Annotation:
A computed fold for a 475-nucleotide part of an RNA from endosymbiont of Acanthamoeba sp. R18, annotated as small-subunit ribosomal RNA, 3' major domain.
Context: one part of a larger RNA
RNA sequence: UGACGGGGACCCGCACAAGCAGUGGAGCAUGUGGUUUAAUUCGAUGCAACGCGAAGAACCUUACCCAGACUUGACAUGUAGUAGACCGGUCUAGAAAUAGGCCUUUCCUUCGGGACUGCUACACAGGUGCUGCAUGGCUGUCGUCAGCUCGUGCCGUGAGGUGUUGGGUUAAGUCCCGCAACGAGCGCAACCCUUAUCAUUAGUUGCCAACAUUUAAGGUGGGAACUCUAAUGAGACUGCCUGGGUUAACCAGGAGGAAGGUGAGGAUGACGUCAAGUCCGCAUGGCCCUUAUGUCUGGGGCUACACACGUGCUACAAUGGUCGGUACAAAAGGCAGGGAAGCCGCGAGGUGAAGCAAAUCCCGAAAGCCGGCCCCAGUUCAGAUUGUAGUCUGCAACUCGACUACAUGAAGACGGAAUUGCUAGUAAUGGCGAGUCAGCAACAUCGCCGUGAAUACGUUCCCGGGUCUUGUACA
Numbered sequence: 001u002g003a004c005g006g007g008g009a010c011c012c013g014c015a016c017a018a019g020c021a022g023u024g025g026a027g028c029a030u031g032u033g034g035u036u037u038a039a040u041u042c043g044a045u046g047c048a049a050c051g052c053g054a055a056g057a058a059c060c061u062u063a064c065c066c067a068g069a070c071u072u073g074a075c076a077u078g079u080a081g082u083a084g085a086c087c088g089g090u091c092u093a094g095a096a097a098u099a100g101g102c103c104u105u106u107c108c109u110u111c112g113g114g115a116c117u118g119c120u121a122c123a124c125a126g127g128u129g130c131u132g133c134a135u136g137g138c139u140g141u142c143g144u145c146a147g148c149u150c151g152u153g154c155c156g157u158g159a160g161g162u163g164u165u166g167g168g169u170u171a172a173g174u175c176c177c178g179c180a181a182c183g184a185g186c187g188c189a190a191c192c193c194u195u196a197u198c199a200u201u202a203g204u205u206g207c208c209a210a211c212a213u214u215u216a217a218g219g220u221g222g223g224a225a226c227u228c229u230a231a232u233g234a235g236a237c238u239g240c241c242u243g244g245g246u247u248a249a250c251c252a253g254g255a256g257g258a259a260g261g262u263g264a265g266g267a268u269g270a271c272g273u274c275a276a277g278u279c280c281g282c283a284u285g286g287c288c289c290u291u292a293u294g295u296c297u298g299g300g301g302c303u304a305c306a307c308a309c310g311u312g313c314u315a316c317a318a319u320g321g322u323c324g325g326u327a328c329a330a331a332a333g334g335c336a337g338g339g340a341a342g343c344c345g346c347g348a349g350g351u352g353a354a355g356c357a358a359a360u361c362c363c364g365a366a367a368g369c370c371g372g373c374c375c376c377a378g379u380u381c382a383g384a385u386u387g388u389a390g391u392c393u394g395c396a397a398c399u400c401g402a403c404u405a406c407a408u409g410a411a412g413a414c415g416g417a418a419u420u421g422c423u424a425g426u427a428a429u430g431g432c433g434a435g436u437c438a439g440c441a442a443c444a445u446c447g448c449c450g451u452g453a454a455u456a457c458g459u460u461c462c463c464g465g466g467u468c469u470u471g472u473a474c475a
Stems, first nucleotide, its partner, number of pairs: 001475002003472003007469007015459002019422005026314008034305002042053002064300007073124001077123008088103006106115003126289002129287003135283002137278003140274001142272001147186006153162003166177003192266004197234007207223002211221003237260001240254005303441001316415001320374007333362002337356001342351003381412001386407007428451007
């Protein structure tokens, strides 16, 4: 000087408390451990691994296993020699890779050759092989915590200190005052984006107040007001008032205002810590393989299952289930695409093809509300599992897809010890969309809107963090 303390003081955080909803019990989905296996590819392992890499494992992917093949190679560049087009079509053997047969078949030229393709030979290719403890880059975490430093000066033999400590204050090393310090840098804040209000500009594909028309649809004429769209501005700054405070910083209350003291949310992550993670995104040193640890193909596996754990979904019902009627979104996506009306099917779906490169076309919101039934039961709850019949995608759904109909109708009576999230348009609850993608194991992830709470006395305690101080046989 740090680190640590079941030392002290002060302060903060959904840290506790106060509340609401959960997890832990059940079934299923998914990841992991373990076990099994020819293989169940590899990585991630307290917080900070475990719906993680994977924004999609039937083949492919694929790195694993078995079998069949290749050796200048699936891919790149070059040299020498040699032969000829390559491509395309078809037949045979084979699981395919592959091998063989048949048909068709060159261009430019200074005639030396060149382009392209195959073969032979050589340099070399190739490696998701090892080392993340050799690395770059990127990332997680403490933590959006308020800290981390420097120049000059001063103090100290020196390590180092001072500044950065102190009195207040703040979300903040934020600001004020003081001070052997005076300044400065990286962080904080602001500048950026979204959202909440208004104005101006613009008015189609969007809108419809007044007028007209109408097949009753803003459909048409028209309008530019409103909504909206999207650009530019305005607006919030403790600016004003009262009180407190050191006449300060600032704090409490109030006015006006759409918004008030950082308005709300996002992006933004200091010096560093964890030899944290990643050599399987990529790059890369070293080492290793080179008729194989490279490459191609078929099949299998990554989907196994006594069990254990994590994360979720669905429930256990009446604030509910079911049937009928009826209302209101936002944000996205669309041409090898999204696909309307009509018709067929109980349905998944089929058929059909209008209009749409889209504010124009495509894309029923659900919970809600209004009625009927159910009457507390393993039920008109719950839907696992299984059988049969189908639909769709795709060379191909056996291992191993999703969905539909009928039948079947398991556990489950609100869950032990323990434990998680959340302070407001939040939790809870309801649906919708997208990426990946032929299809889909999505109940995931990332977004969008609808309905919409309860509680916070307080900081004694648990956890984490910050500042000062103290002890130490630790560095």
The coordinates come from a structure-prediction model, not an experiment, and the mean pLDDT is 83. The full RNA is in RNAcentral, with records from ENA and SILVA. It matches the Rfam family "Bacterial small subunit ribosomal RNA".